[in-house]
Source information: Fluoride riboswitch aptamer (crcB RNA motif) from Methanoregulaceae archaeon UBA288, 65 nucleotides, folded computationally. Its mean pLDDT, the model's own confidence on a scale to 100, is 76. The source organism's lineage runs through Archaea, Methanobacteriati, Methanobacteriota, Methanomicrobia and Methanoregulaceae. The sequence was found by an Rfam model in a public genome assembly. The model forms 100% of the base pairs in the Rfam consensus.
C1' cells in the first nucleotide's frame, strides 16, 4: 500500500510485552484498583512485573570472570 468484509472479534483480573487457558464484567456502565501496624480518609512497613503456565524486557540477591 492493495484486496475483502460489516461478524458489537469488546472490556477488565495491584507494575511493561507476546501466546495459551481460567474467571469475571458490560455497551457507555461494570469487572479492577495488593498485605501489615498505627496516634488512622493521615503516618509507617512489606511482597510480586503472571489471575494460572510458558517467554522476552525491567528490577533484586548470590556466585564466577
Nucleotide at each position: 500500500c492493495c484486496c475483502g468484509a460489516a461478524a458489537c472479534a469488546g472490556g477488565c483480573g495491584a507494575u511493561g510485552a507476546a501466546g495459551u487457558c481460567c474467571g469475571c464484567c458490560g455497551a457507555g456502565a461494570a469487572a479492577a484498583c495488593g498485605c501489615c501496624g498505627g496516634g488512622a480518609u493521615c503516618c509507617g512497613g512489606c511482597u510480586g512485573a503472571u489471575g494460572a503456565c510458558u517467554u522476552c524486557u525491567a528490577c533484586c540477591c548470590c556466585u564466577c570472570g